[in-house]
RNA sequence: GCCCGAUUAGUUUAGUUGGUAGAACGCCUGCCUUGUAAGCAGGAAGGAAGGGUUCAAAUCCUUUAUUGGGCU
Numbered sequence: 001g002c003c004c005g006a007u008u009a010g011u012u013u014a015g016u017u018g019g020u021a022g023a024a025c026g027c028c029u030g031c032c033u034u035g036u037a038a039g040c041a042g043g044a045a046g047g048a049a050g051g052g053u054u055c056a057a058a059u060c061c062u063u064u065a066u067u068g069g070g071c072u
C1' cells in the first nucleotide's frame, strides 16, 4: 500500500434482508435480616464520528476514526 471483518448500557453481548433497542452480570433505591450475603420489587444507563437515501436507518450507501486478521 491492497483485501476482509469488528465497533450497540460500566462489562459481555442479542437483534437481517429498514418499522417500539433487548438480555445477563454489575450499579442505585426499597423490602426482607440483629447485621451482611442471598432472595424479592422497582429504577438509571446505550447505536464509534460526519454526510446521504427514505415517511421511517443499529440495519442500506459513502467518508473518517479505532481495532483484529490476511497479502505484498
Stems, first nucleotide, its partner, number of pairs: 001071007010025004019055001027043005048064005
Transfer RNA from Acinetobacter sp., 72 nucleotides, folded computationally. The prediction has a mean pLDDT of 81. Rfam family: tRNA. Rfam's curators write: Transfer RNA (tRNA) molecules are approximately 80 nucleotides in length. By type it is a transfer RNA. The source organism's lineage runs through Bacteria, Pseudomonadati, Pseudomonadota, Moraxellales and Acinetobacter. RNAcentral holds the sequence, with entries from ENA.